[in-house]
RNA sequence: CUGUAGCUCAGCAGGAUAGAGCGUCCGCCUCCUAAGCGGAAGGUCGGGGGUUCGAAUCCCCCCA
Numbered sequence: 001c002u003g004u005a006g007c008u009c010a011g012c013a014g015g016a017u018a019g020a021g022c023g024u025c026c027g028c029c030u031c032c033u034a035a036g037c038g039g040a041a042g043g044u045c046g047g048g049g050g051u052u053c054g055a056a057u058c059c060c061c062c063c064a
Base pairs, nucleotide, nucleotide: 002064003063006022007021008020009019015053024040025039026038027037028036046062047061048060049059050058
């Protein structure tokens, strides 16, 4: 210094439904596949404490 969805990452001078791309699944389209379009699932934000009305975001410890 990094650790946020299966992967790559954004969000990090606290305000709140936690996001994007890719991937996965379903549907549309197509003779079929791909592409394209629409939708859905998927995250205790490394773990545990603390501060606060409120923490992914601040503080402490630990783990990799």